[in-house]
Predicted 3D model of a 71-nucleotide RNA (transfer RNA) from Phoenix dactylifera. The sequence is in RNAcentral, with records from Rfam. Rfam family: tRNA. The family's RNA type in Rfam is transfer RNA.
RNA sequence: ACAUUUGUGGUCUAAUGGUAAGACAGCUGCUUUAUAAGCAACAGAUCUAGGUUCAAGUCCUGGCAAAUGUA
Numbered sequence: 001a002c003a004u005u006u007g008u009g010g011u012c013u014a015a016u017g018g019u020a021a022g023a024c025a026g027c028u029g030c031u032u033u034a035u036a037a038g039c040a041a042c043a044g045a046u047c048u049a050g051g052u053u054c055a056a057g058u059c060c061u062g063g064c065a066a067a068u069g070u071a
Base pairs, nucleotide, nucleotide: 001070002069003068004067005066006065007064010024011023012022013021018054026042028040029039030038047063048062049061050060051059
């Protein structure tokens, strides 16, 4: 320099173009003499800028970041 792949809560992983889901972690309550475990509830996310579409996490383009390959 070129090509390919990936980007979603604090972490890990889902989501046929149609209400962004689950686990762990966090917080609150119940339970316990206390802790842990268990039960219930709460909060928390689509890398960025555009385009297509009635509707975009998903499709298209540019950018950013990471990984891989070639030279």